[in-house]
This is a predicted structure of a 327-nucleotide part of an RNA (large-subunit ribosomal RNA, domain IV) from a wastewater metagenome.
Context: one part of a larger RNA
RNA sequence: ACCUCGUUAAGGAACUCGGCAAUCUAGCCCCGUAACUUCGGAAGAAGGGGUGCCCUCUUCGGAGGGUCGCAGUGAAAUGGGUCAACCGACUGUUUAACAAAAACACAGCACUCUGCUAAGUUUUAUGACGACGUAUAGGGUGUGACACGUGACCAAUGCCGAAAGAUUACGGUAAGAGGUUAGCCGCAAGGCGAAGCUUCGAGCCCAAGUCCCGGUGAAUGUCGGCCGUAACUAUAACGGUCCUAAGGUAGCGAAAUUCCUUGUCGGGUAAGUUCCGACCUGCACGAAUCGUGCAACGAGUUGAUCGCUGUCUCAACCAGGAGCUCA
Numbered sequence: 001a002c003c004u005c006g007u008u009a010a011g012g013a014a015c016u017c018g019g020c021a022a023u024c025u026a027g028c029c030c031c032g033u034a035a036c037u038u039c040g041g042a043a044g045a046a047g048g049g050g051u052g053c054c055c056u057c058u059u060c061g062g063a064g065g066g067u068c069g070c071a072g073u074g075a076a077a078u079g080g081g082u083c084a085a086c087c088g089a090c091u092g093u094u095u096a097a098c099a100a101a102a103a104c105a106c107a108g109c110a111c112u113c114u115g116c117u118a119a120g121u122u123u124u125a126u127g128a129c130g131a132c133g134u135a136u137a138g139g140g141u142g143u144g145a146c147a148c149g150u151g152a153c154c155a156a157u158g159c160c161g162a163a164a165g166a167u168u169a170c171g172g173u174a175a176g177a178g179g180u181u182a183g184c185c186g187c188a189a190g191g192c193g194a195a196g197c198u199u200c201g202a203g204c205c206c207a208a209g210u211c212c213c214g215g216u217g218a219a220u221g222u223c224g225g226c227c228g229u230a231a232c233u234a235u236a237a238c239g240g241u242c243c244u245a246a247g248g249u250a251g252c253g254a255a256a257u258u259c260c261u262u263g264u265c266g267g268g269u270a271a272g273u274u275c276c277g278a279c280c281u282g283c284a285c286g287a288a289u290c291g292u293g294c295a296a297c298g299a300g301u302u303g304a305u306c307g308c309u310g311u312c313u314c315a316a317c318c319a320g321g322a323g324c325u326c327a
Stems, first nucleotide, its partner, number of pairs: 002321003006317003010313002014311001019308001027051005036041001038145001052067006068072001080306007087298002092104002108143007120129003146293004151223003156220002158216004165211003171205003176200005183192003224242005251285001252282001263279005
């Protein structure tokens, strides 16, 4: 020097990515307790006081008196607190052995399918589950408590509907064409050629689908550009024009989203790339791939603060262990 403990002057986070780690706090009784709130909570909020033993009295709850120690939950076990923001409502679940979370689930909400031999799943099949259930039921998908909301677009893709027209397979029907040859003609070479068998075959008839038509967004998705204009300037309620299926509504916004950017202003600090409140110039928010809020909750993330401390200024000492030697 190392590991595990213990103590420490003065200071008290100056340490550090970050109070990581370690202190502080702690039980019980009494007093007292804010914002906010879904009125349940928040709350053990915060912040104070008491706590042993002996005697007397007692309504047995306690009261009065005395007394010891530095210390009375006398050891051990045994909450540090507060303020603000983000995310997720919550209790739960998860990467057995690097991730416990803002991820998953969830109650609630919505859409959609399914009339029972249900849809759906499994299976070659029988069968089984669904369900000894029956639309207040069952399956699928999305969202995710609650509050207030959930805008525009059906052009593309998907789904649903309708069946007039166009297109269309197999198949059916079948005009027609070819092959073969009994026979006939011919001196011959060869030619013609019925029936049958066989090969092909136009046209006509014909399903779903597709095209076409309509609907549908809590279906997949999408939600513009340029120019000018007000009596300071600036800005543009206003106008023009091009394109589109329609051009982003409410709300929020440098955000878990903002590149430029440490944007600008305000707050907090002596000093703040983080944080909080605003602004809006949204590179590239936005409404169930939900939008915005929100009490409670969280081994979640971020910032601040009180207390506290060897984290540090700056290190010191003590104990046990390991190490070393011997057995």
Rfam family: Bacterial large subunit ribosomal RNA. The family is grouped with related families in Rfam's "LSU clan". Model confidence (mean pLDDT): 87 of 100.